[in-house]
Molecule: small-subunit ribosomal RNA
Organism: Florenciella parvula
RNA sequence: UUUUUCGAGAGUUUGAUCCUGGCUCAGGAUGAACGCUGGCGGUAUGCUUAACACAUGCAAGUCGAACGGGAACUUUUUAAGUUCUAGUGGCGGACGGGUGAGUAACGCGUGAGAAUUUACCUCUAGGAGGGGAACAACAGUUAGAAAUGACUGCUAAUGCCCCAUAUGCUUUAUAGUGAAACGGAUUCGUCCGCCUGGAGCAAAGCUCGCGUCUGAUUAGCUGGUUGGUAAGGUAAUGGCUUACCAAGGCGACGAUCAGUAGCUGGUUUGAGAGGAUGAUCAGCCACACUGGAACUGAGACACGGUCCAGACUCCUACGGGAGGCAGCAGUGGGGAAUUUUCUGCAAUGGGCGAAAGCCUGACAGAGCAAUACCGCGUGAGGGAUGAAGGCCUGUGGGUCGUAAACCUCUUUUUUCAAGGAGGAAGUUCUGACGUGUACUUGAAGAAUAAGCAUCGGCUAACUCCGUGCCAGCAGCCGCGGUAAGACGGAGGAUGCAAGUGUUAUCCGGAAUUACUGGGCGUAAAGCGUCUGUAGGUGGUUUAGUAAGUCGAUUGUUAAAGCUUGGGGCUUAACUCCAAAACAGCAAUGGAAACUGCUAGACUUGAGUAUGGUAGAGGUAAAAGGAAUUUCCAGUGGAGCGGUGAAAUGCGUAGAUAUUGGAAAGAACACCGAUGGCGAAGGCAUUUUACUGGGCCAUAACUGACACUCAGAGACGAAAGCUAGGGUAGCAAAUGGGAUUAGAUACCCCAGUAGUCCUAGCUGUAAACGAUGGAUACUAGAUGUUGCACGUAUCGACCCGUGCAGUGUCAUAGCUAACGCGUUAAGUAUCCCGCCUGGGAAGUAUGCACGCAAGUGUGAAACUCAAAGGAAUUGACGGGGGCCCGCACAAGCGGUGGAGCAUGUGGUUUAAUUUGAUGCAACGCGAAGAACCUUACCAGGGUUUGACAUGACAGGAAUUCUUCUGAGAAGAGGAAGUGCCUUUUUAAGGAACCUGUACACAGGUGGUGCAUGGCUGUCGUCAGCUCGUGUCGUGAGAUGUUGGGUUAAGUCCCGCAACGAGCGCAACCCUUGUUUUUAGUUAUUUUUCUAGAAAGACUGCCGGUUAUAAGCCGGAGGAAGGCGGGGACGACGUCAAGUCAGCAUGCCCCUUACACCCUGGGCUACACACGUGCUACAUUGGAUAAGACAAUGAGUCGCGAACCUGUGAAGGUCAGCAAAUCUAUAAACUUAUUCUAAGUUCGGAUUGUAGGCUGCAACUCGCCUACAUGAAGCUGGAAUCGCUAGUAAUCGCAGGUCAGCCAUACUGCGGUGAAUUCGUUCCCGGGCCUUGUACACACCGCCCGUCACACCAUGGAAGCUGGUUAUACCCGAAGUAGUUACUCUAACCUUUUUGGAGGAGGGCUCCUAAGGUAGAAUUAGUGACUGGGGUGAAGUCGUAACAAGGUAGCCCUACUGGAAGGUGGGGCUGGAUCACCUCCUUU
Repeated sequence: UUUUUCGAGAGUUUGAUCCUGGCUCAGGAUGAACGCUGGCGGUAUGCUUAACACAUGCAAGUCGAACGGGAACUUUUUAAGUUCUAGUGGCGGACGGGUGAGUAACGCGUGAGAAUUUACCUCUAGGAGGGGAACAACAGUUAGAAAUGACUGCUAAUGCCCCAUAUGCUUUAUAGUGAAACGGAUUCGUCCGCCUGGAGCAAAGCUCGCGUCUGAUUAGCUGGUUGGUAAGGUAAUGGCUUACCAAGGCGACGAUCAGUAGCUGGUUUGAGAGGAUGAUCAGCCACACUGGAACUGAGACACGGUCCAGACUCCUACGGGAGGCAGCAGUGGGGAAUUUUCUGCAAUGGGCGAAAGCCUGACAGAGCAAUACCGCGUGAGGGAUGAAGGCCUGUGGGUCGUAAACCUCUUUUUUCAAGGAGGAAGUUCUGACGUGUACUUGAAGAAUAAGCAUCGGCUAACUCCGUGCCAGCAGCCGCGGUAAGACGGAGGAUGCAAGUGUUAUCCGGAAUUACUGGGCGUAAAGCGUCUGUAGGUGGUUUAGUAAGUCGAUUGUUAAAGCUUGGGGCUUAACUCCAAAACAGCAAUGGAAACUGCUAGACUUGAGUAUGGUAGAGGUAAAAGGAAUUUCCAGUGGAGCGGUGAAAUGCGUAGAUAUUGGAAAGAACACCGAUGGCGAAGGCAUUUUACUGGGCCAUAACUGACACUCAGAGACGAAAGCUAGGGUAGCAAAUGGGAUUAGAUACCCCAGUAGUCCUAGCUGUAAACGAUGGAUACUAGAUGUUGCACGUAUCGACCCGUGCAGUGUCAUAGCUAACGCGUUAAGUAUCCCGCCUGGGAAGUAUGCACGCAAGUGUGAAACUCAAAGGAAUUGACGGGGGCCCGCACAAGCGGUGGAGCAUGUGGUUUAAUUUGAUGCAACGCGAAGAACCUUACCAGGGUUUGACAUGACAGGAAUUCUUCUGAGAAGAGGAAGUGCCUUUUUAAGGAACCUGUACACAGGUGGUGCAUGGCUGUCGUCAGCUCGUGUCGUGAGAUGUUGGGUUAAGUCCCGCAACGAGCGCAACCCUUGUUUUUAGUUAUUUUUCUAGAAAGACUGCCGGUUAUAAGCCGGAGGAAGGCGGGGACGACGUCAAGUCAGCAUGCCCCUUACACCCUGGGCUACACACGUGCUACAUUGGAUAAGACAAUGAGUCGCGAACCUGUGAAGGUCAGCAAAUCUAUAAACUUAUUCUAAGUUCGGAUUGUAGGCUGCAACUCGCCUACAUGAAGCUGGAAUCGCUAGUAAUCGCAGGUCAGCCAUACUGCGGUGAAUUCGUUCCCGGGCCUUGUACACACCGCCCGUCACACCAUGGAAGCUGGUUAUACCCGAAGUAGUUACUCUAACCUUUUUGGAGGAGGGCUCCUAAGGUAGAAUUAGUGACUGGGGUGAAGUCGUAACAAGGUAGCCCUACUGGAAGGUGGGGCUGGAUCACCUCCUUU
C1' cells in the first nucleotide's frame, strides 16, 4: 500500500476467594411432531417408520408411405376410394419415472491414461448384379375348465438364405474371408429407405495416482493366491478362464475380520479452522417380491421382457394355471407423523410416423396441510366526569386508560356488479389452469378478522387471594412446612404475533480433543529404571540437483446453489441476466535462500588414545572383634521379670545377679557427614582376586559416527512362591495375661512361618524431587566433595581461577496460589509417554504372562451436580507458647446426714391456673393465694354486654328502705329536682342514669420460631471496628503483630503504616482527712446534717530497666500507686427469656375461649431435687444486773407513761406529720448455776386454754400460756462461698401488707479473723502460633458390615434365534463343450439310404436354492449366585479428619462381625519437643 468487515457471555462446588473442572442456559437450523389459537395472498415443500403387503384405474407404444389378409362405410359402381386393424415386419420398450435394501468398493469425488464399441443424427467415399426356400395370419382337424396349444395344407414382404463383386478385414500377403431392399411413396420435380467403408457428435466399457467412517478386547491374511509362458475368451486390456512353471503377494503408513453407511455438487452451523448432515433440485452408482441365469439387441444380464428355484397371494372342473405399485393416484399395516383413486397434453420434453397424428400419472396445473419462507390486514383522527366495572390501596387514591362510549373520516381486506389480458411459438386454428385467473373500475359498510407463552435469578416483565413439604412447579440453581413476586386463580405487565409455546435432533457457546487453540510438582495426567530397533529430528562449509518450497502460465474444477452488480413480478420471498468465486488436481517452463538428495572438505558435537584421580559401584573367597542367646562349671540364696498399675511367665529341682569356659547364627557401634558411588532398585567391619562406570589434564587419532525412541530386551525394595540348607535375635499367625461395656487391638509373657544362604519364580511400592530424556541461553551470594592450575610457603594450610558433582538463600521471569528460580516449574528446539467431571472401577469381560498369590491391557449400564487444588477468615484440637480470674493451691465457714420452712419435678385431683428447665429454671415472675387477688374447677346467672364511641327515647344525679335468693340479681316503696344558655309556665345544652337497635365491645385464647420494648448470659472479659495509604489476581492482610509493661488494645519503644471511633480509664454518686458557710435540735468545743473548696499527681528521693513506659523501696501524708464501694455493660452470641407487665401483626371464640356471683382449688402427698432456718451444745445453756449503734418508718399511723393480765394483749391517754415524739439493740461485760447426759442441749410434733386482724381464720392466718419433748452427738460420694473492715458471727430496720405462713428479699450497723509457697493440675477467659476432610463450625464431620425397598449389571447348568466361513451330498434353469441317438426347406454334390450345416435328446464342467456336519461370532433368555448404586430420621461399633486420642498413607502377607488389626519394607502428603547441618542478619 492493497485485501480482509470478522470473534460478547451467564448460572452452579465455598462462610467468603482464586483456580481446575464438569453440568446447565441465552443463538441459529429442521422434509418435523404435539398443545392452544387461526383472516388473506404469493412461492416452495409434504411416508425420515415396514426395500411391509397390496383391491381398482391409468403410467409404452407407434408405423397401412414394409407385407399379405380381414372388417365397416362411401361413391362418379367393368371399378375405385375412405377409415380401422388381429398377424408378419421395422423402430422404440436399455430413455423418462421410483427407491436407497445392498455396497467401505476404482462405488463415488478429482486428475490422468490406452487396448475399445456405438442404433438413430451430421459430413464424406462408394454400391445396390444374379438367384432361392420358407413361416405366421388364414382354412381344416383336434387337446384343454382355463391359460395355452398340437397336426395337416396355402401365402406376402423393407422377414430369411445362396452366388458374384470391393476402397474393408485377416494374413504365412501368391492367398483367404466378406454386403445389400430396382424396396416404398409420388404432384414424376423428387423424397424416404437399403448395403459397405472413413470422419465427427454425443454416449458407453476398461486401467491408474490421490482422497473417502469406527474398532487392535480383530495381528497376521492369501491357493487362481502373486508373477511368467502358451492357448481360449471378450467390443477391448487383463488369472477374465484353462494347462504348465516359479513361490510369490498384502500387512503396524493397520492387511484380514467385525460394525455402520449409497457417494457427490451441496445443506446447516461456525469469525474462521472445523463439526454435523446428504429431504426437495442436479451428477454418478445400485436395486426392481427373494436368489440364480442367460436370450434378443447398437446398447440389458432388462421396474410395467423370458427361463428356473423359493416364499406369499389369487383362479381351478384338482389335471393345471396366473401375479409382482421402491411409476401416478389410492388401500391396509407400522408410526409422534406426511396429501386427491383430480384436470390436461394448451406449454416444455420424449417415442413412432413422410406427414396429419397417436401415446406420454414425464410434465403443466388445480385440490389438501400455518409444514416453511415472504408480504398485507384486523382500522385512522379527535375524545376526561379520567364514566361504569374489575384489581390494588396507606381509604387520600392508583391502575386497566384515550382504552371504551361518543363525533368525524378512510375502504387495503370482504361482498356484489361491470370491464378484462399475457402465457400462442405457427398471418389461420390451438388455454387444462380459469364458474373469466391476474389486473382495472363502481357500489355497500368499521363493516368479516388476535392469539399464545412468560413475569425468583440467568431473562424483558409484580401484586392480591387460595393452599400449607399437601397439591404441585422445575432447563440449571432451586421453590412449597400459615404472611409463597417460584404452586393454582385473578388483575396488571413483558415478549412475539397468524401465530405462539413444548418436545426431538444438529452446530454454536465448548480453548470441554486445543492444526488455528489446552495441559501433566500439589487439581486428571512423566512408563520404577536403563539399553536399543523401526520411526522422527539433527553441527560447520563448497559444488551440483530440483523431490519439498516459491511465484508465472495453461487445462480442468458440470449446471444449480453461495457472493456481487443489474433486470422482472405493486414490494418481498421467488425468478432471469452478467460477473466473480470454486483454497483442489494435472501440465509447461522458471528461481535456488531454506529442508531433502548426490559428491567433497572441516572439527567445536560424539568417540578413541595417553597420564592422573576419588569412591559403602558390582561379584566371589577368606579373616575379625563387641553384643545377644543357649550349654557346662563355680559363688550366692529369694526373688527375678514386666507395667500407667498389674498379671501371665521364670525361680529353693537354686532363677535374676556375678566369674570362668564352650557353641551357634545374624548384624557390623564409634569414624558417619543435606559426605561418597550407582541408571534406578540400592550399596557400610577388614583383606585379597576379578570387574563396570565417572571426573580431571593433554589435544595425538577418527571425522557427525549424534539425540530421542512405538514394539523388543535387561535390571528391578519389601512381602510372597518352589526345592534344598540354616535358625542366635526379632517376629505376621497362634496361645496366655491385662485394659475395656466389648477388645478378634494398642500394653505384657511366650511363639511358628518368615527374616539368613544356594538355585529358580514373581515384577509390584508414597518404585517420590509425586518434576521423562537431550541441547543451548539467562544477575548473584554462600557452604561442601573430587581434580587441575596460579599465588604463597621450607612444607602443610590460607587465598584466587577453571571443570565436574552436591546443598541453602535470592534477581528477572514463571505459577491458581503454594512455590520454582543455571540441579528451573524461566526462555527456546527435538523426540517419547500420559490426561480429558466424580462414583461405578483399576471392577466385569476377553486376551497374554505366572506354580500360585496375582500382574499387564481394560470397558459399559446406572448414578450425582458436583468431586478437586491452593490460599483466607473463623471455630475446634485428649497441639504448643505466654497471661489472667476465689480457677486450683493455702485457709475459714458451709451444703450433702436430722427436723422444719420454701420452690420444683412427679403423682393425685373436678381443678390442683400458668410461665421459667445446664451454668444463665427451682425463697424465680410472686415487694406478701382465707374472700378479693385468680388466670383453674363445680354450680347459679347475663348477652351491645363489667369497660369505650356514636343514634333515638325517657329520666337530673343521688340518698334511704321492704321482700325473695347462697349471692349475682329480681320485684317494690319513699325522698329529691340541681348547673348553663335563652325569645323565661315552654324549649335547648353539659355531666350522669335507664331502655331499644346496630356498628361494635371483650378474650391472662394460640404463636416470644412473625414482632417492639425490656432483661439474662459470656463479662466489667479487653476486646470490636473504621477512614486513608500500602501489600495481595482475590477472599483478605497490615494497622491490632513484635520487645517490654499494665487491672486494661494501659502506656513506651520498634515497625508500611498514619490517624480515628465504640469499649478501658477518667468525668457522676458515696465513703475516708482538712478548711469554710449555713442549719435545726434544750445546749455546747468536738460532733451531726447539707452545700462549697482543698487534698494524691509516681509529685519528691534512691535503686532497677534501654536513658522509655513502668516496677521495687523510702520520705511526707488521713489516705500511695485504680485509696474502698457503687452506677455505668463495646461489636456481637445463645431463633436465650417474656404475646401473663405493657404494646403489637396474623389466626381463633362471639347467648361464648366474653362478663357477674357462691363455694372449692392454687396449701393435695408414697417419693426425688434445689435454696434456706434451727440445731446437735461448755468459745455453750439458764437466771440476774450493766454498756455501746446505724439505716430507715410513722396520722385509717407510730404510740410513751400508768393500770389489768403469767403472757399474747386490753383499758386509759401524753407526745409526734418528726435531728424535737415513738422501738429493751444483740453478740458483749460482771456474777451465780448446769457438768458431758439425748442432758437445764435441741426444739419438731401433739393436746388444752387464750389473744389479735378481718363480713368470714373449717379446708387455710399469726401470736401467747401450760403441758408434751421427736429426729439429731458435726454428717458418704460429691460440692458451695469468701482475699479485709472481707469471711464468720450478732442483732436492727424497711417494702409488700387488714392480718400473715418473712426462716425470704432489700438495707443498716456491732464484734471481727486465718491464708495466698505458687501456676504442675481442674474450670472459664484473653493474645500469638500450628494442624484440620469442621463452617448448622467437635453436640462437627465421617467409615464399613448387617436388616429393608427399588434400580441397572457380571457369572451360570443350559435353552432359543441371527450371521459368517469351511467340508461333503444333491443339483433346477442356463451358457460353453461333447455326442456313436432322432429329426432336418434354402448350399454343395450328385441323383443318393449322400455331404456340410442346423434343431432336439443324451453326457460333461460351472452353478442358485436345499440337505448334513463340526465350528466361529453375535443377540435374547435362565433356577441360582456375586458385587455395585440409590433411598429424612433402623442395628453394631467408631476406622479417618486435631498428635482424631496407637500419626497417617503405599505395596505385600496373615488374620478378624464390621470398619479394621498386626508383621516386613517404603513415603511425609505427620503434630510436638530437643539436637545437628545449612542460610540470612548483627